[in-house]
C1' cells in the first nucleotide's frame, strides 16, 4: 500500500508562518488577500484504544466551517410524474486489529 471491523445528525479556538487556491473524486453549492488550504505552538472537543470493579485522571492517536455540505447508484412508500420521505450500497474520513 492493502484486508477486517466500528462510528460518522452532536461537540471543540487562538496566534505564528506561508501565500491561492480549497471543501477526496463528477454536478452542484460553498470556503478563501478581511489570508483559506497547509505547517508549528499553545488551547479546546471527546470518537477508539490503553487505563479501573466501574466510573474519571493520565497517555497513544484523532479531530476543531457547512449531517461524510448536498446530490448521484439501487430498493421502497408517498406525491402523480416534476418531488418528498425511508433504507441499502459503491466511495470517503477516523480508530483498533492483522499485515
Nucleotide at each position: 500500500a492493502g484486508c477486517u471491523u466500528a462510528u460518522c445528525g452532536a461537540g471543540a479556538a487562538a496566534g505564528a508562518c506561508u501565500g491561492a487556491g480549497g471543501g477526496a473524486a463528477g454536478g452542484g453549492c460553498c470556503c478563501g488577500a478581511c489570508g483559506a488550504c497547509g505547517u508549528c505552538u499553545u488551547a479546546g472537543c471527546a470518537a477508539c484504544c490503553u487505563g479501573u470493579a466501574a466510573c474519571c485522571a493520565a497517555g497513544g492517536u484523532g479531530c476543531u466551517a457547512a449531517u461524510u455540505c448536498c446530490c448521484a447508484u439501487c430498493c421502497c412508500g408517498a406525491a402523480u410524474a416534476u418531488u418528498c420521505g425511508g433504507g441499502a450500497a459503491u466511495a470517503g474520513a477516523u480508530g483498533a486489529g492483522c499485515g
Molecule: SAM riboswitch aptamer (S box leader)
Organism: Algoriphagus machipongonensis